[in-house]
Molecule: Lysine riboswitch aptamer
Organism: uncultured Paenibacillus sp.
RNA sequence: AGGUAGAGGUCGCGGAUGUGAUCAGUAAGCCGGAGGAGACGACAGGAGCCGUCCAUGAUUCCGGCCGAAAGGCCCAUCCGCCGAAGUGCCCGGGGACCGACUCCUUGCAAGCGUCCCGGCUGCUGGGGCUGCACACCGAAAGGUGCAGAACUGUCACAACCGCCCGUGUACCGGGCGUUGUGUUGAGCUAUCU
Repeated sequence: AGGUAGAGGUCGCGGAUGUGAUCAGUAAGCCGGAGGAGACGACAGGAGCCGUCCAUGAUUCCGGCCGAAAGGCCCAUCCGCCGAAGUGCCCGGGGACCGACUCCUUGCAAGCGUCCCGGCUGCUGGGGCUGCACACCGAAAGGUGCAGAACUGUCACAACCGCCCGUGUACCGGGCGUUGUGUUGAGCUAUCU
């Protein structure tokens, strides 16, 4: 230098399936009443064009009937694993919302978006707790990022109380444990060339 095999943690990481709660007595649909002219069209707001609905009563408000789903979450089982995985910039591809387009304003960013997949590269040892932020995840729980105080794993150094070995004793050395400090996975342990 390269290869192989492992360890951290009982909330290690990710995926699949299943149940359950939540979503929510919400959305949609229907009925009655009030009201009386606009309303809607993936985008935060505004304008225009075009299209659709509307006095056979729109947007809206009140009441009633009926009544979901997706994503996400807990748990269980199984599978693959230990940069497992997550995430930032950039690049490429794709779908949903949507019958479309143009202009303006705010703003870091307004469909050049969100979401999903892939690639390059940078960062993060790990999982929780608390706080803040999030312009398209979200109802919540969660998710992501940043920060904080602890915990935990690895290696290094030091200490001496303890245990074991070299050797029966002292000295010395090694190993384990404990405590303290520091670093972090391109790491660590074992082993092969």